[in-house]
């Protein structure tokens, strides 16, 4: 330089244009225990990688960027 995948919570993933973006870990509270851990439970945290478009409505369809992996040359 070209091509393909890929960015969503502290991390690891789901979410095929339609309520309020789900989940396991993590992390607060709480029950249990002499206490820790494990086990029950309740609860905070994400304006979805920047910006723009299309729609009545966009994480999700198109386009430019930025960042990553991998593969051509």
């Nucleotide at each position: 330089a070209g091509a393909c995948g890929g960015a969503u919570a502290g991390c690891u993933u789901a979410g095929c244009g339609g309520u309020u973006a789900a989940a396991g870990c993590a992390c607060g509270g709480g029950c249990c225990u002499c206490a820790u851990g494990a086990g029950c439970u309740c609860g905070g945290g994400a304006u979805c990688g920047u910006a723009a478009g299309u729609u009545c409505g966009a994480a999700u369809c198109u386009u430019a960027c930025u960042c990553c992996c991998u593969c051509u040359a």